A computed fold for a 98-nucleotide RNA from Desulfotomaculum sp., annotated as Glycine riboswitch aptamer. Its mean pLDDT, the model's own confidence on a scale to 100, is 82. The sequence was found by an Rfam model in a public genome assembly. NCBI's taxonomy places the organism under Bacteria, Bacillota, Clostridia, Desulfotomaculaceae, Desulfotomaculum.
[in-house]
RNA sequence: GGACAGGGCUCUGGAGAGACCCUAUUUACAGGGCGCCGAAGGGGCAAAACAGCAUUAACUGCUGUUAAUCUCUCAGGCAAAAGGACAGAGUCUCCCGG
Numbered sequence: 001g002g003a004c005a006g007g008g009c010u011c012u013g014g015a016g017a018g019a020c021c022c023u024a025u026u027u028a029c030a031g032g033g034c035g036c037c038g039a040a041g042g043g044g045c046a047a048a049a050c051a052g053c054a055u056u057a058a059c060u061g062c063u064g065u066u067a068a069u070c071u072c073u074c075a076g077g078c079a080a081a082a083g084g085a086c087a088g089a090g091u092c093u094c095c096c097g098g
Base pairs, nucleotide, nucleotide: 001096002095006093007092008091009090010089011088012087013086018034020033021032022031023030035078036077037076041074042072043071044070049065050064051063052062053061054060
């Protein structure tokens, strides 16, 4: 000095679902009970592609690697607050060159 991608930080936007019942009392927390949500995190699954094996050139089959806003609901959440995948803007770093 410089693109994309990756990562950190700041600001902005950001959904869903009982301010449920009892102990026990406004709220929160704790214990118990019933009902729910998916977008912190976590788990699971396809084709293709690649590798290996059967089996040797092909065909075919099997195994492994492998995804999400899908799915599970462990965790988390179900007034507000906080959090929040993701997106935008800014900045730092990684990376490349001198």